[in-house]
Molecule: c-di-GMP-I riboswitch aptamer
Organism: Sedimentibacter saalensis
RNA sequence: GAUAUAAAUGGGCAAAACUGAUGAAAAUUAGUGACGCAAAGCUUUGAAGUCUAAGGCACACGCUAUGAUUGUUCGGCUGCAAAA
Repeated sequence: GAUAUAAAUGGGCAAAACUGAUGAAAAUUAGUGACGCAAAGCUUUGAAGUCUAAGGCACACGCUAUGAUUGUUCGGCUGCAAAA
């Protein structure tokens, strides 16, 4: 230095639920709250999946992302500690 990874200290993030706000919705955001997380840091101006369907199309059933989701998965970028 690389790979892999056990433990500790100090810190970090914050699921569900509830309340307020925004939104057509999915959902996001703030507070309370901790199920969990070593990338649960950033990235959809990377890909797939999933959710929603205002608008558009359709006689109708429905279809459709330009709306969401990185705490669904795979990539990309960055990063704390660290025994053997």